[in-house]
Background
Small-subunit ribosomal RNA, 5' domain from Anisodus tanguticus, 488 nucleotides, folded computationally. Model confidence (mean pLDDT): 81 of 100. The organism belongs to Anisodus, within Eukaryota. Its Rfam family is "Bacterial small subunit ribosomal RNA".
Context: one part of a larger RNA
RNA sequence: GGAUGAACGUUGGCGGCAUGCUUAACACAUGCAAGUCUGAUGGGAAACAUUGGAAACCGUGUUUCUAGUGGCGGAUGGGUGAGUAACGAGUAAGAACCUGCCAUUACGAGGGGAACUACAUAUGGAAACGACUGCUAAUACCCCGUAGGUUGAGGAGAAAAAAGAGGAAUCUGCCAGAGGAUGGGCUCGCAUCUGAUUAGCUAGUUGGUGAGGCAAUAACUUACCAAGGUGAUGAUCAGUAGCUGGUCUGAGAGGAUGAUCAGCCACACUGGGAUUGAGACACGGGCCAUACUCCUACGGGAGGCAGUAAUGGGGAAUUUUCUGCAAUGGGCGAAAUCUUGACGGAGCAAUGUCGCAUUGAGGUAGAAGGCCCACGGGUUGUGAACUUCUUCUUUUUUGAAGAAGAAGCAAUGACGGUAUAUGGGGAAUAAGCAUCAACUAACUAUGUGCCAAUAGCCACGGUAAUACGGAGCAUGCAAGCAUUAUCC
Numbered sequence: 001g002g003a004u005g006a007a008c009g010u011u012g013g014c015g016g017c018a019u020g021c022u023u024a025a026c027a028c029a030u031g032c033a034a035g036u037c038u039g040a041u042g043g044g045a046a047a048c049a050u051u052g053g054a055a056a057c058c059g060u061g062u063u064u065c066u067a068g069u070g071g072c073g074g075a076u077g078g079g080u081g082a083g084u085a086a087c088g089a090g091u092a093a094g095a096a097c098c099u100g101c102c103a104u105u106a107c108g109a110g111g112g113g114a115a116c117u118a119c120a121u122a123u124g125g126a127a128a129c130g131a132c133u134g135c136u137a138a139u140a141c142c143c144c145g146u147a148g149g150u151u152g153a154g155g156a157g158a159a160a161a162a163a164g165a166g167g168a169a170u171c172u173g174c175c176a177g178a179g180g181a182u183g184g185g186c187u188c189g190c191a192u193c194u195g196a197u198u199a200g201c202u203a204g205u206u207g208g209u210g211a212g213g214c215a216a217u218a219a220c221u222u223a224c225c226a227a228g229g230u231g232a233u234g235a236u237c238a239g240u241a242g243c244u245g246g247u248c249u250g251a252g253a254g255g256a257u258g259a260u261c262a263g264c265c266a267c268a269c270u271g272g273g274a275u276u277g278a279g280a281c282a283c284g285g286g287c288c289a290u291a292c293u294c295c296u297a298c299g300g301g302a303g304g305c306a307g308u309a310a311u312g313g314g315g316a317a318u319u320u321u322c323u324g325c326a327a328u329g330g331g332c333g334a335a336a337u338c339u340u341g342a343c344g345g346a347g348c349a350a351u352g353u354c355g356c357a358u359u360g361a362g363g364u365a366g367a368a369g370g371c372c373c374a375c376g377g378g379u380u381g382u383g384a385a386c387u388u389c390u391u392c393u394u395u396u397u398u399g400a401a402g403a404a405g406a407a408g409c410a411a412u413g414a415c416g417g418u419a420u421a422u423g424g425g426g427a428a429u430a431a432g433c434a435u436c437a438a439c440u441a442a443c444u445a446u447g448u449g450c451c452a453a454u455a456g457c458c459a460c461g462g463u464a465a466u467a468c469g470g471a472g473c474a475u476g477c478a479a480g481c482a483u484u485a486u487c488c
Base pairs, nucleotide, nucleotide: 001488002487003486004485006484007483009481010480013356014355015354016353017352018351019349020348021314026312027311030309031308032307035072036071037070040069041068043066044065045064046063047062048061049060050059052057079267080266081265088192090190091189093187094186097184098183102180104178105177108174110144111143112142113141119134120133123130124129163172164171165170193239194238195237200230201229202228205227206226207225208224209223210222211221212220242264243263244262245261246257247256248255249254270289271288272287292303293302294301295300320346322345323344324343328342329340330339331338360388361387362386369380370379371378372377397424398423399422401420405415432477433476434475435474439456443472444471446469447468454459
């Protein structure tokens, strides 16, 4: 000199764009953050229309709502960095793999059956939640048949499917196959912090054979056999740490760093093990155990903010219990829709950065006041007052207009009556902070008297202090300035 997710002090006009718990991966009241489909399906409720009927009512149709069965999605999105020194991340390769939705290609979808929710009848429990009997539908479940596939051997054995909407054309789905795309699993070369005041480490350990297991390779697991494997090119142990693109600095080489944004990884109160599924060993799913919190009729139950707001606590320190699905993106659906604390926005904070303003011109009696003085004057100082101009550019006040962002015929805008342009008013509404011995731009008087203080370094202060305090003048930067902390 530059830099910061900064903080403290002091001051503070506006706008654009960014950023905002770096500490306790501490505990969390409350609301919301993952739903959707009735064109898969049987009910229940309501409204309307209508045939029949004297009426009660029954039937039919349409629409809406609703708890279930069923499908898809809850493995994405969002958060955090505790763990991890590791094929975790980076980079460059590889072979023994899987892949829902998507697009391509080619084939098939025949026949039958039994149940279980909901519901009904009674019923247990304080609750959470159950349990008995009976009925019933399906794209839920099962059986038979069929198969250009698989295994396999010359015997044969095993394995599929689903329908829905429409007047129809047709559309949407279903089953098995092939190759593709996308995503993922696995292996490996190189390189990836500190310590030797850590020198030996290793027994499923290293390899082989057989078997099991997996989507797949493999001591991944297991039986037997062999005794290997690794290490001063730093193993093992200990400490620290998410990694990278990047960011800061530097002429560079390097050094430091890993907030925001993007890629990967890991985690979801702590520990463990699994189910379902194309995909999880699953943040807002389930089971077991620990700790903690809450409810209880004491028999038993409920919970997991490192989602978004908010609260307590910790701390030098970090925001609203806001708004909208209008846009972009995601989920479901044939679609209209629905849903989305992702996201779009608004609010708060000079936290940063960029831009603008706080006026321009004239104005000497060089006024008053302040300060200094050699008492002549000098300086503050064209600065003010005063005169005049402008407000076109910045803001303020007040009118009347008013977007783009909306794609796709129309409709659809949270932001927002916002941005913006325009008329009127009036210089009006707007300057501080630090420094002044040298380094270092800027000096005098006064008070104090090794006191009180200052201080980055050298140092200053003991009666003339340009170094302390206030004052006048001056210098620097400026809606900031200075200090502290950290990095180069």